The prediction has a mean pLDDT of 81. This is a predicted structure of a 77-nucleotide RNA (transfer RNA) from Ectothiorhodospiraceae bacterium BW-2. Its Rfam family is "tRNA". Rfam describes the family as follows. Transfer RNA (tRNA) molecules are approximately 80 nucleotides in length. NCBI's taxonomy places the organism under Bacteria, Pseudomonadati, Pseudomonadota, Chromatiales, Ectothiorhodospiraceae. The sequence is in RNAcentral, with records from ENA.
[in-house]
RNA sequence: GCCGCUGUAGCUCAGCAGGAUAGAGCGCACCCCUCCUAAGGGUGAAGUCACAGGUUCAAAUCCUGUCAGCGGCGCCA
Numbered sequence: 001g002c003c004g005c006u007g008u009a010g011c012u013c014a015g016c017a018g019g020a021u022a023g024a025g026c027g028c029a030c031c032c033c034u035c036c037u038a039a040g041g042g043u044g045a046a047g048u049c050a051c052a053g054g055u056u057c058a059a060a061u062c063c064u065g066u067c068a069g070c071g072g073c074g075c076c077a
Base pairs, nucleotide, nucleotide: 001073002072003071004070005069006068007067010026011025012024013023019057028044029043030042031041032040050066051065052064053063054062
């Protein structure tokens, strides 16, 4: 330098043949239960879907560029 994959909640990830109120598990906060804790149950908060632009009536999803991580190939004649 070229190619590919990944980037979604604090963490691990699903969703990616365009239309659902953006989700799950763990964690966190509060409540119930308990003499207390753990376990169990309930409720809730937490998101610019990496960033910017484009297409579209409508984009996490499609297109372009950029950034970051990972992998492969190439490179000194």